The RNA shown here (transfer RNA) has 72 nucleotides and comes from a Candidatus Buchananbacteria bacterium. The coordinates come from a structure-prediction model, not an experiment, and the mean pLDDT is 82. It matches the Rfam family "tRNA". By type it is a transfer RNA. It was read from a public genome assembly.
[in-house]
RNA sequence: UCCGCGAUAGCUCAAUGGUAGAGCAGCUGACUGUUAAUCAGCGGGUUCCAGGUUCGAGUCCUGGUCGCGGAG
Numbered sequence: 001u002c003c004g005c006g007a008u009a010g011c012u013c014a015a016u017g018g019u020a021g022a023g024c025a026g027c028u029g030a031c032u033g034u035u036a037a038u039c040a041g042c043g044g045g046u047u048c049c050a051g052g053u054u055c056g057a058g059u060c061c062u063g064g065u066c067g068c069g070g071a072g
Stems, first nucleotide, its partner, number of pairs: 001071007010024004018055001026042005048064005
């Protein structure tokens, strides 16, 4: 320098171009001698950055940043 893959909630990961979700974690409540476990509920997101396409982009296109792998 070139090629491929990845970046989404605190963590691990989903998500046909059409309301961004789950598990765990956190908080509140129930349960009880108390904790744990269990159950119910709640909050939490500039979807890595900047543009473009589109009525509409996490998703498609271009460039960039970072990480992993490969080629030279």